[in-house]
A computed fold for a 1417-nucleotide RNA from a Candidatus Polarisedimenticolia bacterium, annotated as small-subunit ribosomal RNA.

RNA sequence: CAACUGGAGAGUUUGAUCCUGGCUCAGAACGAACGCUCGCGGCGUGCCUAACACAUGCAAGUCGAGCGCGAAAGCGGCCUUCGGGCCGUGAGUAGAGCGGCAGACGGGUGAGUAACACGUGGGUAACCUGCCCUUAGGUGGGGAAUAACUCGGGGAAACUCGAGCUAAUACCGCAUGACAUCGCAGAGACCUCGGUCUCCGCGAUCAAAGCUGGGGAUCCUUCGGGACCUGGCGCCUGAGGAGGGGCCCGCGCCCGAUUAGCUUGUUGGUGGGGUAACGGCCUACCAAGGCUGCAAUCGGUAGCCGGCCUGAGAGGGUGAUCGGCCACACUGGGACUGAGACACGGCCCAGACUCCUACGGGAGGCAGCAGUGAGGAAUCAUGCGCAAUGGGGGCAACCCUGACGCUGCGACGCCGCGUGGGCGAUGAAGGCCUUCGGGUCGUAAAGCCCUGUCGAGAGGGACGAAUGGGCCAGGCGGUAAUACCGCCCGGUCUCGACGGUACCUCUGGAGGAAGCCCCGGCUAACUCCGUGCCAGCAGCCGCGGUAAUACGGAGGGGGCCAGCGUUGUUCGGAAUUACUGGGCGUAAAGGGCGCGUAGGCGGCCGUGCUAGUCGGGUGUGAAAGCCCUCGGCUCAACCGAGGAAUUGCACCUGAUACUGCUUGGCUUGAGUCUGGUAGGGGGUAGCGGAAUUCCCGGUGUAGCGGUGGAAUGCGUAGAUAUCGGGAGGAACACCGAUGGCGAAGGCGGCUACCUGGGCCGGUACUGACGCUGAGGCGCGAAAGCUAGGGGAGCAAACAGGAUUAUAUACCCUGGUAGUCCUAGCCGUAAACGGUGUGCACUAGGUGUAGGAAGCAUCGACCCUUCCUGUGCCGCAGCUAACGCAUUAAGUGCACCGCCUGGGGAGUACGACCGCAAGGUUGAAACUCAAAGGAAUUGACGGGGCCCCGCACAAGCGGUGGAGCAUGUGGUUUAAUUCGAUGCAACGCGAAGAACCUUACCUAGGUUUGACAUGCACCUGCCGGGUGUGGAAACACACCUUCUCUUCGGAGCGGGUGCACAGGUGCUGCAUGGCUGUCGUCAGCUCGUGUCGUGAGAUGUUGGGUUAAGUCCCGCAACGAGCGCAACCCUUGUCCUUAGUUGCUAACAGGUGAUGCUGAGCACUUUAAGGAGACUGCCGUCGACAAGACGGAGGAAGGUGGGGAUGACGUCAAGUCCUCAUGGUCCUUACGCCUGGGGCUACACACGUGCUACAAUGGGCAGUACAAAGGGUCGCAAUGCCGCGAGGUGGAGCCACUCCCAAAAAGCUGUCCUCAGUUCGGAUUGCAGUCUGCAACUCGACUGCAGGACGGUGGAAUCGCUAGUAAUCGCUGAUCUGCAGGCAGCGGUGAAUAUGUUCCCGGGGCUUGUACUCACCG
Repeated sequence: CAACUGGAGAGUUUGAUCCUGGCUCAGAACGAACGCUCGCGGCGUGCCUAACACAUGCAAGUCGAGCGCGAAAGCGGCCUUCGGGCCGUGAGUAGAGCGGCAGACGGGUGAGUAACACGUGGGUAACCUGCCCUUAGGUGGGGAAUAACUCGGGGAAACUCGAGCUAAUACCGCAUGACAUCGCAGAGACCUCGGUCUCCGCGAUCAAAGCUGGGGAUCCUUCGGGACCUGGCGCCUGAGGAGGGGCCCGCGCCCGAUUAGCUUGUUGGUGGGGUAACGGCCUACCAAGGCUGCAAUCGGUAGCCGGCCUGAGAGGGUGAUCGGCCACACUGGGACUGAGACACGGCCCAGACUCCUACGGGAGGCAGCAGUGAGGAAUCAUGCGCAAUGGGGGCAACCCUGACGCUGCGACGCCGCGUGGGCGAUGAAGGCCUUCGGGUCGUAAAGCCCUGUCGAGAGGGACGAAUGGGCCAGGCGGUAAUACCGCCCGGUCUCGACGGUACCUCUGGAGGAAGCCCCGGCUAACUCCGUGCCAGCAGCCGCGGUAAUACGGAGGGGGCCAGCGUUGUUCGGAAUUACUGGGCGUAAAGGGCGCGUAGGCGGCCGUGCUAGUCGGGUGUGAAAGCCCUCGGCUCAACCGAGGAAUUGCACCUGAUACUGCUUGGCUUGAGUCUGGUAGGGGGUAGCGGAAUUCCCGGUGUAGCGGUGGAAUGCGUAGAUAUCGGGAGGAACACCGAUGGCGAAGGCGGCUACCUGGGCCGGUACUGACGCUGAGGCGCGAAAGCUAGGGGAGCAAACAGGAUUAUAUACCCUGGUAGUCCUAGCCGUAAACGGUGUGCACUAGGUGUAGGAAGCAUCGACCCUUCCUGUGCCGCAGCUAACGCAUUAAGUGCACCGCCUGGGGAGUACGACCGCAAGGUUGAAACUCAAAGGAAUUGACGGGGCCCCGCACAAGCGGUGGAGCAUGUGGUUUAAUUCGAUGCAACGCGAAGAACCUUACCUAGGUUUGACAUGCACCUGCCGGGUGUGGAAACACACCUUCUCUUCGGAGCGGGUGCACAGGUGCUGCAUGGCUGUCGUCAGCUCGUGUCGUGAGAUGUUGGGUUAAGUCCCGCAACGAGCGCAACCCUUGUCCUUAGUUGCUAACAGGUGAUGCUGAGCACUUUAAGGAGACUGCCGUCGACAAGACGGAGGAAGGUGGGGAUGACGUCAAGUCCUCAUGGUCCUUACGCCUGGGGCUACACACGUGCUACAAUGGGCAGUACAAAGGGUCGCAAUGCCGCGAGGUGGAGCCACUCCCAAAAAGCUGUCCUCAGUUCGGAUUGCAGUCUGCAACUCGACUGCAGGACGGUGGAAUCGCUAGUAAUCGCUGAUCUGCAGGCAGCGGUGAAUAUGUUCCCGGGGCUUGUACUCACCG
């Protein structure tokens, strides 16, 4: 130098965010249990459940120095009838009994108990106290019994009855007797005023027991001894102490108000009784009290505390072991004895249970220690010892002691130790993984060198034990005493359950000693295999549906370690009950509003007190424990000593600022008075006009009414309409407001009366009279209820008509309660500002209502200032944000109400209220991992605004009906291979299925393979030809038959074997690539900055404009990227260059005719380059912009037409069958070859097309004009043959040269005349052509003959905005052949667009949202 020291968060609501909020986890702990595992030791600890029942043993006895009795076995001796008897000893022993003390302690348990039970602090002047200590005095002398015992009786037993004998420290009188008690009288002190204490006098009452050691004189003696002396132990009466207890009081001490009233001995008094003692403790009488919202009473639960666990603390939980107190002892009750009990191992009674029984009657009480059964997830040995400590008895020795000391069992807990240490890389083998290179287990092992803890064996061997006990000597005390007794000191002997244990030494030898959980996130630790929403995991979130770090196994890794996990429980985290330390506008939460009781809180200046408060001191706060220091076991756990702490309570004392109490004053809070004033504030009575309806009458005629459109309904019996008159009820247009009044609900024509409150001004009065307000009381919209009125209009229910799939609705026609009045109930609401009331403070601006003052004026205004209401905007501040912001949701104070995850549920039960309806109060089981608030991005809306698109509309032509073609579904089949499936699959992959293709089926064959690479061995082919078998593939036979070489071999090929090939097998949800689609839509983003807690926003929104996020302007944004546009191709005009194979105007030649020829390159054209168009020019509009409109010029005008070009992304869109590719599966087959078949099937359904249904047509004849393509494996002319398809033949052409090639619609002429036709061509028959190895299944085409359905197509639906639709033909790819499909080309060539309401799709802004897998939600 000490006792100081102490606070962590995470996962989970969402697409994302912030907040609220619950659930869950990480920590510590345990009298634990369960699973797996287990070497040793120490110290602790061990029925939490059935206060359930208990066999057996033990757990309380002791004293012969209180007393009377008094054996037996055995041994010895004697006798004997040999059955036994007697004597001695055993032994005055055992034993029971009388008596004393102790059995009220110690030990167990926690049932009961919510209580003065416990804790803490006090009181007792209202009390007791055996044994122990101190002190005073006494202990004299008698008497009568009784147990044991003996005898007899009863009983099965327990036990008991009668008679008789006997002792005492047992029992009973007598004496003595006090400072004891009581009564009477006096004095003093204290004091709570009622008593207490002390002193003194008188009277009355009450005692006792003996036992024992020693002793020498004297006396007595039954010769034992006694008296006597002395010591010890007792006994009696007092006083005091210590320790222990009884009673009383203050304070503290769980939950429920769905327990609000409880109480008759109850509360008090008096008398009496009772107790150790106060007291209704008991009793009689009298009085009528006592307790309670500061929670009585009742119900539930519970032993309380020191402490223990947790926690930063405050707290929360708990009350095992140890310690204090209480209660209980089979259950209930009772007393007896005693100092002490209403008594665990005592008694009595009752009850239940168990046992015994001779059925008459008895016995018992483990919540003592062990132990048993039962219960239970679960808790030990029927051990040793009194050696120590403690207790009872005894003079003592000693006896007793399941208290206790030890040992045993259990990893139940805490602590300690070990299972080895060093070196050791070919990084062994093996396992696992692998990108096949390697990596990892891993210095780990092996191997080499060491050590010796623990365990094992052997030897030695304690402390605990001496202040104990016996004996001996000495000293001191009592005493006459060297006896005896007590104390002290010394010597000696003796006593250890644990135990031959701890500890020490030796021997031997790494030898005997490691597991458990976890590895998706939280949370530390990853791979492979298996499995396939199965099996399973899981604390929460969640994993598993074929690549699972989440299941199971393995390898590896992480954590802890003789343990590790799981379950249960407590605290923590949880500020999630918030005292420390939360909230209530919208998340859960302000009472519907007021008045007011209790309570809480309370203005300014003084006085006194000191209750609260603060300081100091004293007592107490037991010990143990926690903490500190030191010490003892080798350390630690554990233990010892001293301290600190014990935050509390009580008392004494000091302080008096604040609070409180008391008292005096004040005026600013509050109120009164007074003068004004606004108002739908309330109540009662009366009055008024408009309108609706009804009634009467007039006019008048066919409809009215109603709706989206109608109908029901009303009306010729005269409605509706209109005029006049009347009745009745309800509500009060305009004013009217963003306005006024009221506490809220609420209040609206006018007048009168009654009445509440507010505001402004004046400043006379009271003098804190105030604020809030649990209960309580009152008010309280609408609807509803009771009774009686009233009833025009409106209108639940109800009826009818419509709508609709339905329509118990919305719409319409009617219509009853009700709405109105009076009286009474109900007591609720989104009773909302979703914001309790009051006071104070904290920038402003601007309206509005009421009032006042100032200025001004003749006056009213205007203007300025102030007060009180009522709105809007806004700063600071607050808020999760939205928002609030002097009318706070800001900053404070006071008081009340309320909240604590969602559902169940404002439900059930109970209680109270109500006539009822129902209201108020108000749970739980069970269940979920959320439920929520605000804001954000999107998406969506039968939301809004703006704008596009053949989106609609306006048009033209189709599809849907027919026949046929083609694709698909379905069905069928041996197979009808597979894929594509709304738009965005379905004339799609397929731009060519007779074989092939071909992936399918069947049959035959084949296995290193039809194909690639490498290795080893053998071999020389391959190919071609011929023949045989066969459907072919294939097999066999014959013939022909390698190259180079340095002679080693090499190349190429074949065979065998091994690696491997091969797969159109699966997974497009493992993928790349490619593609579709939204969509050629105008969008999609980034950097920096700024704003926001954040997700995000801004930019990108806004005003214009555009086809366009196109451009302009503005703007906390400034820039940029991907898209748009442009650049590219094509087409439209012109120019230049170049003219062959192209062209032909002029010239020339020529023909039957033709650019046929010369010639030319002008034109056309070809194909290369250029020009041109940019809102450039003019005008108008616009913002002086961007741009729009009109115009000029121009071939073309506002992107000239067309194409190519497809942002970020969406659809797990499509494709593993184009290709590539991970994984997986097959390997004499799921590979490969071949013949044949199938993909071409056919009751049906759908998509896409073709051809038609006819006269704007069809047939026939004649006749004209293209573009773009293709052609040597080819296109093929003229010619000839055939009715024709075609054949024959072959000029020319590798092409601006030749060919395909005829363009067709058109035009001219003619026939047909409205019909199933001269329309239409399906289908069928016959005959042919062509391609091809081959047209049966299954090709195309031709001719002849026959001629089906079809007469313009229901609901529905598609395309197209100009050279477009429609219509007409031509070409090409694929291809031996096969197009009605597809891709292109040109010819002829329209109609319509007022427009954006609607349908569909899309873009922008905005709004709502409970959607975000995003409305197919």

The sequence is in RNAcentral, with records from ENA.